[in-house]
RNA sequence: UACUUAUCAAGAAAGGUGGAGGGAAUGGCCCGAUGAAACCUUGGCAACCAGCAACCUUGUAUGGUGCCAAUUCCAUCCCGAAAGGGAAAGAUAAGCG
Numbered sequence: 001u002a003c004u005u006a007u008c009a010a011g012a013a014a015g016g017u018g019g020a021g022g023g024a025a026u027g028g029c030c031c032g033a034u035g036a037a038a039c040c041u042u043g044g045c046a047a048c049c050a051g052c053a054a055c056c057u058u059g060u061a062u063g064g065u066g067c068c069a070a071u072u073c074c075a076u077c078c079c080g081a082a083a084g085g086g087a088a089a090g091a092u093a094a095g096c097g
Base pairs, nucleotide, nucleotide: 001097003095004094005093006092007091008090013042014041015040016039017038021031022030023029025076026075027074028073043068044067045066048064049063050062051060052059053058072089077086078085079084
């Protein structure tokens, strides 16, 4: 970094350093000096892969990831009067090149 498959309505924060940005893109709407991003420490959530137990279902949370404002914050393209549905894009995991 391309492709394939699965999931995305639930869940989970404190401290330190740091200083103004952040929420993928665009538009909106939000968050932010009562302290953004980033890094560190500790804690937690979840259960995709491995492990372990069970083996119909499943459980556990030891290891590998991931995550801890707002539905993936909402919309973006198509259908629909609307409610809503489907897709795209994105994110994460596993596999493969």

SAM riboswitch aptamer (S box leader) from a Saprospiraceae bacterium, 97 nucleotides, folded computationally. It matches the Rfam family "SAM riboswitch aptamer (S box leader)". Its family is annotated with regulation of gene expression in the Gene Ontology.